[in-house]
RNA sequence: GGGCGGCUAGCUCAGUUGGUUAGAGCGCGGCUUUCACAUAGCUGAGGUCGGGGGUUCGAGUCCCUCGCCGCCCACCA
Numbered sequence: 001g002g003g004c005g006g007c008u009a010g011c012u013c014a015g016u017u018g019g020u021u022a023g024a025g026c027g028c029g030g031c032u033u034u035c036a037c038a039u040a041g042c043u044g045a046g047g048u049c050g051g052g053g054g055u056u057c058g059a060g061u062c063c064c065u066c067g068c069c070g071c072c073c074a075c076c077a
């Protein structure tokens, strides 16, 4: 330098041909249960979907660009 993949909740990830209120598990807060803890049950909070721009009535999803991470290839005196 070229190619490919990834970036969504604190963590690990899902998100079907663009369509409604963006989700799961774990974790966290509250309540019940217990003498207490754990377990279990109920309930709740938490997200500018990596940044910016574009297309569209509408973008997590499509296009452009930049950044970060990983893999492969090439180059180097």
Base pairs, nucleotide, nucleotide: 001073002072003071004070005069006068007067010026011025012024013023019057028044029043030042031041032040050066051065052064053063054062